[in-house]
């Protein structure tokens, strides 16, 4: 330098055009003398930045950045 993949909650990851989710973590409640476990409820997101297409974009297109891999 060229090519490919990834970037979504504090962490690990789903979601491939039509309401942004799960597990863990965290907070509160129930249970216990108390803790743990278990059960229930909640909080937490400019979906890496910018632009475009579309009635509608995390999702499609362009560009930039970061991370990983391959080739030279």
């Nucleotide at each position: 330098g060229c090519c490919c993949g990834c970037u979504u909650a504090g962490c690990u990851c789903a979601g491939u055009g039509g309401u942004a989710g799960a597990g863990c973590a965290u907070u509160c409640g129930c249970u216990u003398u108390a803790c743990a476990u278990g059960c229930g409820a909640g909080u937490g997101g400019u979906c890496g930045g910018g632009g475009g297409u579309u009635c509608a974009a995390a999702u499609c297109c362009c560009u930039c950045a970061g991370c990983g891999g391959g080739c030279a």